This is a predicted structure of a 518-nucleotide part of an RNA (small-subunit ribosomal RNA, 5' domain) from an uncultured bacterium. The coordinates come from a structure-prediction model, not an experiment, and the mean pLDDT is 87. RNAcentral holds the full RNA, with entries from ENA and SILVA. Rfam family: Bacterial small subunit ribosomal RNA. Rfam links the family to the GO terms ribosome and structural constituent of ribosome.
Context: one part of a larger RNA
RNA sequence: GAUUGAACGCUGGCGGCAGGCCUAACACAUGCAAGUCGAGCGGAAGGUUCUUCGGAACCGAGAGCGGCGGACGGGUGAGGAGAGCGUGGGAAUCUGCCUGUAGAUGGGGGAUAGCCCGGAGAAAUCCGGAUUAAUACCGCAUAAUACCUGAGGGUUAAAGUGGAGGAUCGCAAGACUUCACGUCUACAGAUGAGCCCACGUCAGAUUAGCUAGUUGGUAGGGUAAAGGCCUACCAAGGCGACGAUCUGUAGCUGGCCUGAGAGGGUGGCCAGCCACACUGGAACUGAGACACGGUCCAGACUCCUACGGGAGGCAGCAGUGGGGAAUAUUGGACAAUGGGCGCAAGCCUGAUCCAGCCAUGCCGCGUGUGUGAAGAAGGCCUUCGGGUUGUAAAGCACUUUAAGUUGGGAGGAAAGUUUGAUGGUUAAUACCCAUCAGAAUUGACGUUACCAACAGAAUAAGCACCGGCUAAUUCCGUGCCAGCAGCCGCGGUAAUACGGAAGGUGCGAGCGUUAAUC
Numbered sequence: 001g002a003u004u005g006a007a008c009g010c011u012g013g014c015g016g017c018a019g020g021c022c023u024a025a026c027a028c029a030u031g032c033a034a035g036u037c038g039a040g041c042g043g044a045a046g047g048u049u050c051u052u053c054g055g056a057a058c059c060g061a062g063a064g065c066g067g068c069g070g071a072c073g074g075g076u077g078a079g080g081a082g083a084g085c086g087u088g089g090g091a092a093u094c095u096g097c098c099u100g101u102a103g104a105u106g107g108g109g110g111a112u113a114g115c116c117c118g119g120a121g122a123a124a125u126c127c128g129g130a131u132u133a134a135u136a137c138c139g140c141a142u143a144a145u146a147c148c149u150g151a152g153g154g155u156u157a158a159a160g161u162g163g164a165g166g167a168u169c170g171c172a173a174g175a176c177u178u179c180a181c182g183u184c185u186a187c188a189g190a191u192g193a194g195c196c197c198a199c200g201u202c203a204g205a206u207u208a209g210c211u212a213g214u215u216g217g218u219a220g221g222g223u224a225a226a227g228g229c230c231u232a233c234c235a236a237g238g239c240g241a242c243g244a245u246c247u248g249u250a251g252c253u254g255g256c257c258u259g260a261g262a263g264g265g266u267g268g269c270c271a272g273c274c275a276c277a278c279u280g281g282a283a284c285u286g287a288g289a290c291a292c293g294g295u296c297c298a299g300a301c302u303c304c305u306a307c308g309g310g311a312g313g314c315a316g317c318a319g320u321g322g323g324g325a326a327u328a329u330u331g332g333a334c335a336a337u338g339g340g341c342g343c344a345a346g347c348c349u350g351a352u353c354c355a356g357c358c359a360u361g362c363c364g365c366g367u368g369u370g371u372g373a374a375g376a377a378g379g380c381c382u383u384c385g386g387g388u389u390g391u392a393a394a395g396c397a398c399u400u401u402a403a404g405u406u407g408g409g410a411g412g413a414a415a416g417u418u419u420g421a422u423g424g425u426u427a428a429u430a431c432c433c434a435u436c437a438g439a440a441u442u443g444a445c446g447u448u449a450c451c452a453a454c455a456g457a458a459u460a461a462g463c464a465c466c467g468g469c470u471a472a473u474u475c476c477g478u479g480c481c482a483g484c485a486g487c488c489g490c491g492g493u494a495a496u497a498c499g500g501a502a503g504g505u506g507c508g509a510g511c512g513u514u515a516a517u518c
Stems, first nucleotide, its partner, number of pairs: 001518004006514005013365006019358002021323001026321003030318003035068003040065002046059005075276003084201007093193002098189008106140001108138002116129005146155003160181006168175002202248003209239003214236008251273004255266004278299005301312004329355001331354003337351001338349004368398004378389004402459001404454005412445001417439008462507005467488003473502005483490002
C1' cells in the first nucleotide's frame, strides 16, 4: 500500500447493489417448512332445494384402503488425511418418471382397512366379533426377441378409469365403436447412480518399524455389479527413509485476497462433490435411503402421567435462553421462476420472489451557486505598527438535485379460462388434441421504477493528525508531575512531542484504532 463475513471509539443526509452466529455440531417455548390424487376404491358427518312428509335431487368436510411424492428442494461442516476431493482413464453394473420401437391387456378367486357391535387403558394406543370395495392381493390361461438349460426342453405378465356417440343388441344398466389417460413384456436411448485404477492433495522422526483376513491362490457364498466383501483350505506373503505406522490439524474444489510474476495466504457469499441430522447401532420399504421434519434397539437430556406407562429431537424459516468483541423479522406472497401430486382446474411449497433491521462493504448523489472589502464584529497572535481567521460571514442576486407534500404512472403477465375458425383423429359435424384470432381476467413487491407540479437555502459534516519518518505551528497551562508513544523518543519553568485554544494538513458520510493476510 492492498484486502476483510470484521469488532470498538467518535460522528451520521439519501439511494442502488451485495453481505450479515466466524464463538456452544450448546439447549430449545411457539408457529409454519410435504403433500397431492374422488378421472383407482368402498363410503360419509353435514348443508341446500323440492316434497304426496314416505322420501328425492344436488353439493359434500374429516377419516380409511390404494397410487405417486416424502432419497428432491433447504441446513450445517462435527467427523474424515483417504471408502474423500481434483484431473484423466476403465469394466463387471442398476436406473422410477421421460423418449423411441415391437407386441399384449383373456378368464377367475379369497381376503382386509374403513363403517357397525363389544371390550381394555389416565393417555398414547390396542384387542375381539360381524360385514364390504378396488388400478390392493393371489391363482389359472397365453407367451418370445426375455431368463435357465444337460440344447431334449423348461420358467415368467397385466387393470382398469374417464369423455363422446350413429347404426345393431338390450326393459334398463350397458354391450359395441372411438378418443384420452393408464397397466404388462422385451429391446434401445436419455438422465441419474454404484464400482475400479493412475497421478496430485497439511505438519511432526523429540513417531522407525507396521500388518493374521494381514498379502496372494483354489472352491463356495453374497451383491445390481468386479473384489478377502465373507467363509473353508493352501502358500507366506504385503507396506516402509521416494517416510510405512503413529500423533496433531483440516471438509475438498472452481475460486477469493495479495503480488510485476514466481509464490504466499485462504475456501464466508455463489456453483460442483463429500459427510452429517440429539449420541451410538441396525435394518425395513422402495427404481433410488440404511432415510433431517420414517421405523426399531440402547444411551443422555426434556416433558406428560391416574405411577401401570407414554411423548420429543430447529446443523429447515422466523424466534428464545446461553456463549461471545460480534451477526437481523416469531414479516408478505405463491404474482414470477422452479419443484411434488393431478387429465385439468387446482392444491401444497419459510425452495423462491419480495419487504423489514444493520454505514458491514462497494458504488453514486447531496449538504447549495454567483456576487460581495467597510478586508465588519468576535476569536487568536503581535515587535502594538499590525497580522490572521477571510470572500469566510452579513448583504444582494439566483437555483431546487435529494428529502417533504400532491397528482399521474410503465414493465415484471407468459400461461390458464372462454368463444370462434382451420387442421388432425374418428363411422361422426360429438369428445379429445394442435395452431390461429377475439373476449373477460390473474401483481406479494406497491404509496413500485419513472414523470409532473408546489414551497423554501430551506432538512443534511464529521473524524484523525500537525517533533522526524509524514502533508500540516503558534500561544497558554503543566513542570521527569499529569501524561504521550508504531519506531526513534518527548516531559526535571519559555515543551512546534503532555492538556486546552487559535490556525493549519489529510480524508470525508465517514474517520481513526484494534485484529488478521499478502